Overview: The part of an RNA shown here (small-subunit ribosomal RNA, 5' domain) has 475 nucleotides and comes from Capra hircus. Its mean pLDDT, the model's own confidence on a scale to 100, is 87. Taxonomically the source falls in Capra (Eukaryota, Dipnotetrapodomorpha, Mammalia, Eutheria). It matches the Rfam family "Bacterial small subunit ribosomal RNA". For this family Rfam cites "Crystal structure of the ribosome at 5.5 A resolution" (Yusupov et al., Science, 2001).

[in-house]
Context: one part of a larger RNA
RNA sequence: GAACGAACGCUGGCGGCAGGCUUAACACAUGCAAGUCAAGGGGGCGUAGCAAUACGCAACCGGCGCACGGGUGAGUAACGCGUGGGAACAUGUCCUAAAGUGGGGGAUAGCCGAUGGAAACGUCGGGUAAUACCGCAUAAACCAUGAGUGGGAAAGAUUUAUUGCUUUAGGAGUGGCCCGCGUUAGAUUAGCUAGUUGGUUAGGUAAGAGCUGACCAAGGCGAUGAUCUAUAGCUGGUCUGAGAGGACGAUCAGCCACAUUGGGACUGAGACACGGCCCAGACUCCUACGGGAGGCAGCAGUAAGGAAUAUUGGACAAUGGGGGGAACCCUGAUCCAGCCAUGCCGCGUGAGUGAAGAAGGCCUUCGGGUUGUAAAGCUCUUUUAUCAGGGAAGAUGAUGACGGUACCUGAGGAAUAAGCACCGGCUAACUUCGUGCCAGCAGCCGCGGUAAUACGAAGGGUGCAAGCGUUGUUC
Numbered sequence: 001g002a003a004c005g006a007a008c009g010c011u012g013g014c015g016g017c018a019g020g021c022u023u024a025a026c027a028c029a030u031g032c033a034a035g036u037c038a039a040g041g042g043g044g045c046g047u048a049g050c051a052a053u054a055c056g057c058a059a060c061c062g063g064c065g066c067a068c069g070g071g072u073g074a075g076u077a078a079c080g081c082g083u084g085g086g087a088a089c090a091u092g093u094c095c096u097a098a099a100g101u102g103g104g105g106g107a108u109a110g111c112c113g114a115u116g117g118a119a120a121c122g123u124c125g126g127g128u129a130a131u132a133c134c135g136c137a138u139a140a141a142c143c144a145u146g147a148g149u150g151g152g153a154a155a156g157a158u159u160u161a162u163u164g165c166u167u168u169a170g171g172a173g174u175g176g177c178c179c180g181c182g183u184u185a186g187a188u189u190a191g192c193u194a195g196u197u198g199g200u201u202a203g204g205u206a207a208g209a210g211c212u213g214a215c216c217a218a219g220g221c222g223a224u225g226a227u228c229u230a231u232a233g234c235u236g237g238u239c240u241g242a243g244a245g246g247a248c249g250a251u252c253a254g255c256c257a258c259a260u261u262g263g264g265a266c267u268g269a270g271a272c273a274c275g276g277c278c279c280a281g282a283c284u285c286c287u288a289c290g291g292g293a294g295g296c297a298g299c300a301g302u303a304a305g306g307a308a309u310a311u312u313g314g315a316c317a318a319u320g321g322g323g324g325g326a327a328c329c330c331u332g333a334u335c336c337a338g339c340c341a342u343g344c345c346g347c348g349u350g351a352g353u354g355a356a357g358a359a360g361g362c363c364u365u366c367g368g369g370u371u372g373u374a375a376a377g378c379u380c381u382u383u384u385a386u387c388a389g390g391g392a393a394g395a396u397g398a399u400g401a402c403g404g405u406a407c408c409u410g411a412g413g414a415a416u417a418a419g420c421a422c423c424g425g426c427u428a429a430c431u432u433c434g435u436g437c438c439a440g441c442a443g444c445c446g447c448g449g450u451a452a453u454a455c456g457a458a459g460g461g462u463g464c465a466a467g468c469g470u471u472g473u474u475c
Stems, first nucleotide, its partner, number of pairs: 001475004006471005013347006019340002021305001027302002030300003035064003040061002044057005071258003080183007089175003094171008102136001104134002111126006142151003156163002184230003191221003196218008233255004237248004260281005283294004311337001313336003319333001320331004350380004360371004386411005394402001419464005424445003430459005440447002
């Protein structure tokens, strides 16, 4: 000098754009953050109707989604990440193509009846449907096999126009796995390792593999730093620097890991699953003491910690996501608004004229000098602010939270708007008074003990300016 997710002190007019718990991965009251489909199913209830029926509501079975989106960085020094390759894989929805969609069965929730419990939640009996479940048939392609041969599928709905379902092949995109290279510090860590290293065989997985088991062999790694310890999410990038480099990894984007702590599997195309399940631990809450309920590192918000970090806001209008044939529903993703000078950028706080160089202040050698064209006065302007009127784009047909916002026009009036630090040298800027090694200053050198340009105040000056200084950190 530059920079900051900054903080503190003094001060503070406006706008645009961005940013906002760096600390306790501490504990959480309350509300919301993932539902949807009635064109899969059978019932129930409500409204209208004499009825047929029509419309609506939501519980249940069923389908899809809940593995995305959102948060955090605890762990991890690792094929975790980055980069470049590889072969032994999977893939719901989507696209392309081929083939099929025949005929049966037994249940079960809802419901009804009975009944247990404080509650959470159940138990028994009866009866019922399906695109729920299970056989049979069929098999171009598919799987197994050396071959013969064997195995293995489906679901309908309906307003008759469609849309589904099953199998196979290919594609797209996505994901799993493996390898080369790169990826912090410490040797005051030198030896580490028994599924350890390799083989055979068997199992297992979507898939290669000690991934797992049995048996056999005795290997494997290491001063080119194994092991251990400490620290740490990685990257694109950010800051600085002429560069080389150094430091960092907030916001945004990609990947990874985690979801009260530890473990486990289930379902599923996909999880070993933040707002799912089970077990164990800690903690909190309810209880009729028998037993139950919970998990904000989602958005707000509370408490605590801290130098320190915001609203228990609006809307699905746009973009995107889930469901649905659609209408539409849901969406604290998102888009907006609120708060904060936290940062960057822009604008303003007036312009011209004005010497009796006014008054006042300060200094003075008492002559004057300076504040100073500064003020007043005169002539103008109206950005901003205020008031009034109009008023968007963002939305391809409708639909606008933002918002009567941005913006435009008009009106009056200099009106609503300047501070902070410094002035001994480094370093731009000097005098007087007070104080008297006191009170104090200080980044370094150093000032202060009776004329202090260094302390405090005033006048004056210098620098920056809605900021200015200080502190911290990095280069």